About this RNA: Model confidence (mean pLDDT): 81 of 100. Predicted 3D model of a 72-nucleotide RNA (transfer RNA) from Candidatus Curtissbacteria bacterium RIFCSPLOWO2_01_FULL_37_9. Its Rfam family is "tRNA". By type it is a transfer RNA.

RNA sequence: GGCCCAGUAGCUCAGUGGCAGAGCAGGUGCCUCUUAAGCACUUGGUCGGGGGUUCGAAUCCCUCCUGGGUCA
Numbered sequence: 001g002g003c004c005c006a007g008u009a010g011c012u013c014a015g016u017g018g019c020a021g022a023g024c025a026g027g028u029g030c031c032u033c034u035u036a037a038g039c040a041c042u043u044g045g046u047c048g049g050g051g052g053u054u055c056g057a058a059u060c061c062c063u064c065c066u067g068g069g070u071c072a
Base pairs, nucleotide, nucleotide: 001071002070003069004068005067006066007065010024011023012022013021018055026042027041028040029039030038048064049063050062051061052060
């Protein structure tokens, strides 16, 4: 340098054009002598940046950035 994959909550990941979600973690409460476990509720997002297509984009297109793989 060419090609491929990935980037979404603090972490691991869903979501493949129509309200951004789950588990874990965090917070509050219940329970308990206390802790843990369990149960209920709940906080948390410029969807890597920019531009384009569309009535509408996390999703499609272009470009850039970061990480990984592969070829030379």
Taxonomically the source falls in Candidatus Curtissiibacteriota (Bacteria, Bacteria candidate phyla).